Context: one part of a larger RNA
RNA sequence: CGUUAGAAUACUGAGGGGAUCCACCCAUAGUACGAGAGGACCUGUGGUGGUCGUGCCAAUAGUGUAUCGGUUAUCUUUCCAAAGGUAAACGCCGAGUAGCUACGCACGGUAGUGAUAAGUGAUGAAAGCAUCUAACUACGAAGCACAUCCCAAGAUGAGUAUUCUCUUCGAGGCCACAGAAAGACUAUCUGUUAUAUAGGAAUCAGAUGUAAGAUCAGCAAUGAUUUAAGUCGAGAUUUACUAACGGCCCAUUGAU
Repeated sequence: CGUUAGAAUACUGAGGGGAUCCACCCAUAGUACGAGAGGACCUGUGGUGGUCGUGCCAAUAGUGUAUCGGUUAUCUUUCCAAAGGUAAACGCCGAGUAGCUACGCACGGUAGUGAUAAGUGAUGAAAGCAUCUAACUACGAAGCACAUCCCAAGAUGAGUAUUCUCUUCGAGGCCACAGAAAGACUAUCUGUUAUAUAGGAAUCAGAUGUAAGAUCAGCAAUGAUUUAAGUCGAGAUUUACUAACGGCCCAUUGAU
């Protein structure tokens, strides 16, 4: 832009795409078969596992670049103490929330239907026989078409249903703004005071691991008490304290 008034929500499915795997075990059954040794077909919504695929993060595990702690050298603030900067873009080391992830968890790969291939048949003539074929007819594959999962009306053949709105008011939409479950930008999604959208604050979860200062013990290094302390990014709940300000478009009841 079109779909011929404009919208919102929910659908149909022409068409397109994905998947379709493998092994072992159990029962049938030590049965059929076989002198014995050995040893089945078929069947079961039987069981287990592998690989692959999709999704997820409660637990386990990894990461988690400045969240907490330890620590070396050096510089700085302010001498001690306490802090901060730099040390190949965490100096090194020990942990680690959210998020992301797998090594983790969940789920899936199948029965069935139809038409068939090679192949196997029944009936059966040409050709008094025989013959699966000539007429007719029955089976037969992980393959084909369904079935199964996903997308899907630009399917210009532009579909369907319900609801809303339309001459001064308004269905709806757009910009802008606060943002994230989204993200390169767009887009998508959540909100915009009739408000929990983000920040802040409070409480909690969780991480780290007992702060500083002071007192005590010790010659001192250091240790103990105050103290499960102090600090804290992303998480949860609550709370308008801060910021969501401010604008715009819009229909001849729908002809051509």